This is a predicted structure of an 87-nucleotide RNA (c-di-GMP-I-GGC riboswitch aptamer) from a Synergistales bacterium. It was read from a public genome assembly, where an Rfam model found it. Taxonomically the source falls in Synergistales (Bacteria, Thermotogati, Synergistota, Synergistia). Of the family's consensus pairs, 95% are formed in the model.

[in-house]
RNA sequence: AUAGACAAAGGCAAAGCCAUCGAAAGAUGGCGACGCAAAGCUACGGGUCUACAGCCUUCCAGGGCCAUGACAGCCGGGUUGCCGAAA
Numbered sequence: 001a002u003a004g005a006c007a008a009a010g011g012c013a014a015a016g017c018c019a020u021c022g023a024a025a026g027a028u029g030g031c032g033a034c035g036c037a038a039a040g041c042u043a044c045g046g047g048u049c050u051a052c053a054g055c056c057u058u059c060c061a062g063g064g065c066c067a068u069g070a071c072a073g074c075c076g077g078g079u080u081g082c083c084g085a086a087a
Base pairs, nucleotide, nucleotide: 002087004083011036012035016031017030018029019028020027021026034073040079041078042077044076045075046074047071048070049069054065055064056063057062
């Protein structure tokens, strides 16, 4: 350095419920643990979600498109970092 243990010390917290914010996706806090060795940080590439506004359509009821919004617990990349068995 790679890699990661029925190790030790710690860490994070899915779903669900409650409160707040938001048009929504979703976020934050509390409870809660499905899991996680980067489930720390970063929207850089791909991907996914949403669609207030905007655009298109319109039989005026609706429908479609669209990120500048969101997701780092979808996959890569970048970056920082705890521990110290075996190999």